[in-house]
Order: sequence, then structure tokens, then C1' cells
RNA sequence: UGAGUGGGCCGGACGGUCGCGGGGCGGCAACGCCGCCUCGAGGAAAGUCCGAACUCCGUAGAGCACGGUGCUGGGUAACGCCCAGGCGAGGCGACUCGACGGCAAGUGCAACAGAGAGCAGGUCGCCCCGGCAUCCCCUGCGAGGGGGAGGCGGGGGCAAGAGUGAAAGGGUGGCGUAAGAGACCACCAGCGGUCCGGGUGACCGGGCCGGCUAGGCAAACCCCACCGGGAGCAAGGCCAAGCAUGGGGCAGGCGGGUCGCCGCAAGGCGGCGCCGUCACGGGUGGCUCGCCCGAGCCCCGGGUAGGCCGCAGGAGGCGUCGAGCAAUCGGCGUCCCAGAUAGAUGACCGUCCGCUUUCCCCGGGCAACCGGGUGGGGGCGACAGAAUUCGGCUUAUAGGCUCGCUCAGUUU
Repeated sequence: UGAGUGGGCCGGACGGUCGCGGGGCGGCAACGCCGCCUCGAGGAAAGUCCGAACUCCGUAGAGCACGGUGCUGGGUAACGCCCAGGCGAGGCGACUCGACGGCAAGUGCAACAGAGAGCAGGUCGCCCCGGCAUCCCCUGCGAGGGGGAGGCGGGGGCAAGAGUGAAAGGGUGGCGUAAGAGACCACCAGCGGUCCGGGUGACCGGGCCGGCUAGGCAAACCCCACCGGGAGCAAGGCCAAGCAUGGGGCAGGCGGGUCGCCGCAAGGCGGCGCCGUCACGGGUGGCUCGCCCGAGCCCCGGGUAGGCCGCAGGAGGCGUCGAGCAAUCGGCGUCCCAGAUAGAUGACCGUCCGCUUUCCCCGGGCAACCGGGUGGGGGCGACAGAAUUCGGCUUAUAGGCUCGCUCAGUUU
């Protein structure tokens, strides 16, 4: 200098004018207006995918079913999250990715190709033995005898080589054989058992023995281990109109008189077959009483609209010190930090900042172009937005800052 890799952080700033939601204080001719002060979105508030708090139903102890998770150790309230490590895979590397228990428990699955796909198979091929016909060589006067080559067809052996496939059941070399083969041998890889050493552990290193090889898939059923009761703030609790509705009560009321009691008095309370007046509608064999229904009035209950709580001091933020490789935890100090309910947190202007585009100027270059300017004009400033709360994950995000590391080239 170029290419790359892993973290952390910011994500417009300031001022002015107008406006909106919460809280507090104050004023007023005050049941509403005005004024002042103060607070007012995010790193993801998003997706609602995990885990919890909280609430109700309920008492969930055990088993079955169902669902989830699945290397080890640690962290945490908990997790499918995070940290550290192991193993495997990719990358020259920094680093990244992995549902990463069990297929030597059982059951099952495998397209196409291929002769053959789970228990092995035999297409070409290699080898042996007969048969048939042909040709060649040797021998013989000849009939004949001996040998060889490839061809066709039959019987048998083999699995090295070819071929198909994601995969054909260890690899290399040797010995062996008619040809071959873990049939045998050496080394290597891998598997099982056992022992030793290291590690908390996953696992790693090594020795010996065995059999020669055991295929893949469990985000296939299944087995093993662990976890899980259900619904969710429209949870749930309280207050409570109007209208409707459920239960209950109602025969006397009002005015006057009089008597008793209380009181200083005004007056109040109670009694009285003393007086006046009013005492709804319908049904029940014609009437009265009674009963029933309705209206009216009163009392009680449930529920709706609406309101309040839940609901903002918390697994809280920041700083600092300590423990720890880290995630994280602990001590101390400090701060209070949205709470709407159809949903407030915004708009405009100015200055600046960042990015981009264009013009001008300067320098370099033949040019394309490159570098620079307190230079001028234009455009843009992402993704998105609380709704009970918290811990995660995932997804979206213009532009920018910063730290560590790797590889290649060059110079010293």
C1' cells in the first nucleotide's frame, strides 16, 4: 500500500417560532380557561420466535400420552440465550459454521443409473477343463502323431481390473495361486476390549489383545437423559349511571283537633273507633273480603356504558473499586428516566455537520484521469416508532467513528 477478518460505539448538532401528551405550582368574574416550571421513543420500540415476572383458573404427588431440548464445564430468576473449552467441517491465515446423545437395541427408508443397494452381486473381464470347425509350425513316403494361435459354444473357479452410482463393504506393498482373494504377512487408517498417563469434564496421548472392516439416514419411527399444568394485562381487582332485568316490601297517606312526654321558647316525638279529604287498572261465577296480575313508590342484587387500579423504583441506568480467561457477580456512590387509550413525543425557519452531484479555481498528466480548495449552486440525512414489564434471539438500517488480528507486496 492492497485484500481480508473479528469486536465496540454513534446514528444528525445548536438556536428561534408554533403545536401535542404526563406531572407539579400559581392566577381568575373559576366546575373550565390562562400562565410558569419540569419530563416526553429505540438500537432495534419491529417479528411475537424462545425464556421469565405478574394475574386468574386451579392444587398440578405419581404414571401414561403429547411437546420441547440434546458434546463438556460455567453464567443466569430462567432459557432453545451467553461465555470458555472439546470434537468435526471450511479457509494459506485471522476466523467462521455445526439439533454435535444412541443406527455393534428393534422397526423402517434410499430417486436415477447399475448385473447387483443391505444381504451381497456377477455385465465386461481373468483363469481351468471338455467339444466343434479353421489356420500355422514340427515330424512322417503316406495314414497319422505332436505343438501353437485366435473364433464359436458348454461346464466350473475368481472378484484383482473395467463399468454404474452419493455409496459396491478398508488402503499400499508382498507372499501365494490356474487365476485370485485378509486366505496369509508387514505397515498405515479405522473399530471393539483392556491397561497406563493428562484433564473437573467433553476428550487427548500411549501400550497390549482381538477380529480383519462393522455402510448411510434418528430435523424416520423409536430408545436414553433432562425440562414442561392451562390461559393470558382484552390477565385480574374496585367503583358504577341511563335503559332493560332478578328478588323483596306497600294500606294507608295528607291536613286539622285533642291527650301524654321533652324543651325557656319556636317546635319535636308518641297515642286516640275525634273531624275533613284522597285512596289506580284488570282478573278471580253477581257483590264484599281475600287472592292473583299489572302500574306506581321504596329497598336490595347482578350486569353494561364509563371511570380508577394493575402501570412505571426496576432480575433498573451510570460511575468506580474488587473477583473471574470470559459470560457474569459483589461492594460503594449517584440518578429517577415516557405512560397515551384511538392513542402525545411533531412542523417550519436559520446556522453548522455528514454524504452525494455539478460548476469554478490551483497543481500534476499527451490524454483518460488523479490530488487539493474555511470556493459557489442543487439534492439527500437511513431503518423505524412505545401500549403490562423484563432477559434473549432474529430481521431492517443512509452514513460515520474506533480497537484488535491475518495474508500478500514494497521500502528501511
Overview: Predicted 3D model of a 412-nucleotide RNA (Bacterial RNase P class A) from a Chloroflexota bacterium. It matches the Rfam family "Bacterial RNase P class A". By type it is a ribozyme. Rfam's curators write: Ribonuclease P (RNase P) is a ubiquitous endoribonuclease, found in archaea, bacteria and eukarya as well as chloroplasts and mitochondria. The RNAcentral record of the sequence draws on ENA. It is recorded under the gene name rnpB. Of the family's consensus pairs, 94% are formed in the model. Its mean pLDDT, the model's own confidence on a scale to 100, is 77.